[in-house]
Context: one part of a larger RNA
Molecule: large-subunit ribosomal RNA, domain IV
Organism: Thermomicrobium roseum
């Protein structure tokens, strides 16, 4: 000097990136409980109050019997009594308020993360008529899909529930589409060539024409990949711009949302809270660069999630004190 427990005056987060650790709380019984809320919940809400022992008396009632005895359990209330203390020791919820993100229960980085990640029931989109689609496997037998059969199975996104989910088919994908263009192998012979005797035959090149997918072409289609402007005037203060020109486009971001897990410039401004706030909430909106199933806002429960307050309480602190074990240090 460490480690692990205890105890403490005043004060009580002044500690710290943060109340991290500790402390408060903790069980029965009784009274009593807000917004909200999907009516279930929120709820042990929150906040009270009581508890021991002896008596009245084994009462009141319940259980076992038969609606009986007998036997168990035993509330509620009267009354007394004791210690600082009666859930007497251990065991045994701190608690509100706000907001984010996830709807929940679940699940996950065996050994740094548990989390807003991942699953979910729900949504929808698409495939797929059975030797199904997919898939395992050696392009094989076989098998799983199933001893199922579109209310069923597979594959994508999305993610409880509420209210919704806009404009674009120009590019890419997909799905149609008996026309057309293009279009191999193949068919096809105009026509030439070789050999031969200017012949047959043999062989050889070889235009037009036909010729399947698939491209081109017409059309559809977004819960398919996706995308969803610029400049410049304009109102009798100003500022602003309901309107107007005007270039591009396939079409220019609707509803809701908005300094946001997104906002750089930002510690934006405005209001709350605090003695004092780069956090936090309410607001405005100039959205660098939110936006509707890579879903948009919401939303009651529910979270060892994540951020701001606050009420209790505390050795986190001012600020250290003291005790108890265990190590360290000698000796062995």
């Nucleotide at each position: 000097c460490c480690c692990c427990c205890g105890u403490c005056a005043a004060g009580g987060a002044a500690c710290u990136c943060g109340g991290c650790a500790a402390a408060u709380u903790g069980c029965c019984c009784c009274c009593g409980u807000a917004a909200c809320u999907u009516c279930g919940g929120g709820a042990g809400a929150a906040g009270g109050g009581g508890g021991g022992c002896c008596c009245c008396g084994g009462u009141a009632g319940g259980g076992u019997g038969g609606u009986g005895a007998g036997c168990c359990c035993g509330a509620g209330g009267g009354g007394g009594u004791u210690g600082c203390a009666g859930a007497g020791a251990g065991c045994a919820g701190g608690c509100c308020c706000g907001c984010g993100c996830g709807a929940c229960u679940g699940g996950u980085u065996a050994c740094c993360a548990a989390a807003a990640c991942c699953a979910c029931a729900g949504g929808u989109c698409u495939c797929g008529g059975c030797g199904a689609a997919g898939g395992c496997g050696g392009a094989a037998a076989g098998c799983c899909g199933a001893c199922g059969u579109a209310u069923c199975g597979g594959g994508g996104c999305u993610g409880a529930c509420g209210c919704c989910u806009g404009c674009c088919c120009a590019g890419u994908g997909c799905c149609g589409g008996a026309a057309g263009g293009u279009g191999a192998a193949c068919c096809g012979g105009a026509g030439g060539g070789g050999u031969g005797g200017a012949g047959a035959g043999c062989c050889c090149c070889g235009a037009a024409g036909g010729g399947a997918a698939g491209c081109c072409c017409c059309g559809g289609u977004g819960a398919a990949c996706g995308g969803c402007g610029g400049c410049c005037g304009u109102a009798a203060c100003u500022a602003u711009a309901a309107c107007g020109g005007u270039c591009c486009u396939a079409a220019g971001g609707u509803a809701g949302c908005g300094a946001a897990a997104u906002u750089c410039c930002u510690c934006g401004u405005c209001g709350g809270g605090u003695a004092a706030a780069u956090u936090c909430c309410g607001a405005c909106c100039c959205g660098c660069a939110c936006g509707a199933a890579a879903g948009g806002c919401g939303u009651c429960a529910c979270g060892a999630c994540g951020u701001g307050g606050g009420c209790a309480c505390u050795g986190u602190c001012u600020c250290g004190a003291c005790g108890g074990g265990g190590g360290g240090c000698c000796c062995g």